[in-house]
Molecule: SAM riboswitch aptamer (S box leader)
Organism: marine sediment metagenome
RNA sequence: CUCAUCGAGACCGGCUGAGGGAAAGGCCCGACGAAGCCGGGGCAACCAUCAGGUCUAACCAACCUGAUAAGGUACCAACUCCUGCGGAGCAUCGCAACAUGCCUCCGGAAGAUGAG
Numbered sequence: 001c002u003c004a005u006c007g008a009g010a011c012c013g014g015c016u017g018a019g020g021g022a023a024a025g026g027c028c029c030g031a032c033g034a035a036g037c038c039g040g041g042g043c044a045a046c047c048a049u050c051a052g053g054u055c056u057a058a059c060c061a062a063c064c065u066g067a068u069a070a071g072g073u074a075c076c077a078a079c080u081c082c083u084g085c086g087g088a089g090c091a092u093c094g095c096a097a098c099a100u101g102c103c104u105c106c107g108g109a110a111g112a113u114g115a116g
Stems, first nucleotide, its partner, number of pairs: 001116006011040005019029003024083003041076002046072002048068007080110001085107004089102004
């Protein structure tokens, strides 16, 4: 840089001792023990294997669906915790516009993870 995924799921023990949730704003978690390190466990199915399907004259490739879980990563508070940018919707106020609110939706940005 490219592609895919991100509302599901899954924690105990030991050492240690004050921070952590990427950043900003918010809102949370934390001496009933944060982060880190070590040990064990688990979830999941990206890489992997197998089967079926679509396609094809037939195969290959590609894509879709399902099954498996030994290995390589990753993950195991809160939707990627929420928001920030653009558009739409709903509610309140109001003549209207504005404004305010909303885990209502779509897209984007940023980020994370995997594969190349």